[in-house]
Molecule: Archaeal signal recognition particle RNA
Organism: DHVE2 group archaeon
């Protein structure tokens, strides 16, 4: 130096893998494989190390067996700028079917002598034109003659007053003309008319005067009735031309058809459905392929110290 037994405790083991997390490894968490593969605490707002990343504190057990290299098997997981299939989807062509459309055939049925078909005429419908009804709106003749009153000028009178004239002007009457009237209310305190009772004024007197109140009556206001005017409204309503006539209504002629579903054929349709076929496309969904961890095992190599013993 090898090689048996014994012992020992400083090398090591007391499980690994693959997600998750992490800037990265290990651990607590989830999965998978396996165990002759500890015991206690603390750890996901985290415990603990840096590629030499051994999970970290504390404690035990085994006992060079393990371990550590190199080679093969291998349950299992992961990925795959689709590598290959299939699945599944999209998109796009294209064929079948059906569907929708036209035509041809079909005829159930249902209308029709109380009148089909077809034809004429006409109303509803539109434009002009011409009437009428409702409502609305606007209007209110003049010219002349007589009578009397006011005013204004002249003239007479003792006074109140008288008479006469007027290119004024109020009132009332008669014709006449215009469409241009009627009712009913009210209505000038004073510079509208008439009529004036009391009572006032002039006068010898007879007789005037002015003129409140109150009747009457006009401007002039208000209501209504007619009347005239109005290219002023109106889902009022009549005629007359015309123009349309798809669908209603009504009236004539004529005189026997009309209308039509189901089904069947043909041919067209990319506008819809559903199916198959080719072509591109997406997606690791699933198997395969590839790549890659890789429990577990086989093989060879290497394998601390210390005592006996044996070659």
């Nucleotide at each position: 130096u090898g090689c048996c037994a014994g012992g020992c405790u400083u090398g090591g083991c007391c499980g690994g893998g693959g997600g998750g997390u992490u800037a990265g490894g290990c651990g607590u968490c989830c999965c998978c494989u396996g165990u002759g593969a500890c015991c206690c605490g603390a750890a996901a707002c985290c415990g603990u190390c840096u590629a030499u990343a051994c999970g970290c504190g504390g404690g035990g057990g085994c006992g060079a067996c393990a371990g550590c290299c190199a080679g093969g098997g291998a349950a299992g997981g992961u990925g795959u700028a689709u590598c290959c299939a299939g699945g599944c989807u999209c998109g796009u062509u294209u064929c079948c079917a059906g569907g929708c459309c036209a035509c041809a055939u079909g005829g159930a049925g249902c209308c029709g002598u109380u009148g089909a078909a077809g034809u004429c005429c006409u109303g509803u419908c539109c434009u002009c034109c011409g009437g009428g009804g409702u409502c609305g709106g606007a209007g209110g003749u003049g010219u002349g003659c007589c009578g009397u009153g006011a005013a204004c000028u002249u003239c007479c009178g003792g006074a109140g007053g008288g008479a006469a004239g007027u290119c004024u002007u109020g009132c009332g009457g008669c014709c006449c003309u215009u469409u241009g009237c009627c009712a009913c209310g009210g209505g000038a305190a004073c510079c509208c008319c008439g009529c004036c009772a009391g009572g006032c004024c002039c006068g010898g007197a007879a007789g005037g005067g002015a003129g409140c109140a109150g009747c009457g009556g006009u401007a002039c206001c208000g209501u209504g009735g007619a009347c005239u005017c109005u290219u002023g409204a109106c889902g009022c309503u009549c005629g007359g031309a015309g123009g349309g006539u798809a669908g209603c209504g009504g009236g004539g002629c004529u005189g026997a058809g009309g209308c039509g579903a189901a089904g069947u054929g043909u041919g067209g349709u990319a506008c819809c459905u559903c199916g198959g076929g080719g072509c591109g496309g997406g997606u690791u969904c699933u198997g395969g392929g590839c790549a890659u961890c890789g429990a577990c095992u086989c093989u060879g190599g290497u394998g601390g110290c210390c005592u006996g013993g044996c070659a």